Predicted 3D model of a 71-nucleotide RNA (transfer RNA) from a Nanobdellota archaeon.
RNA sequence: ACGGUCGUAGUCUAAUGGUAGGAUAUAAGCCUGUGGAGCUUAAGGCGGGUGUUCGAUUCUCCCCGACCGUC
Numbered sequence: 001a002c003g004g005u006c007g008u009a010g011u012c013u014a015a016u017g018g019u020a021g022g023a024u025a026u027a028a029g030c031c032u033g034u035g036g037a038g039c040u041u042a043a044g045g046c047g048g049g050u051g052u053u054c055g056a057u058u059c060u061c062c063c064c065g066a067c068c069g070u071c
Stems, first nucleotide, its partner, number of pairs: 001070007010024004018054001026042005047063003051059001
């Protein structure tokens, strides 16, 4: 330099045009002699921009970042 794969809660991971789900962690409550475990509830997320569409996490293009390959 060129090509490819990927980017979603603090962390890990689904969904692939139609209100983004789960695990774990965190907080509150219950329970407990205390703590842990357990139960209930809550908060927390689509890398940035542009275009297409009635509607974009999903499709197009550009940028940023991570990884892999070729010289």
Its mean pLDDT, the model's own confidence on a scale to 100, is 81.
The sequence is in RNAcentral, with records from ENA.
It matches the Rfam family "tRNA".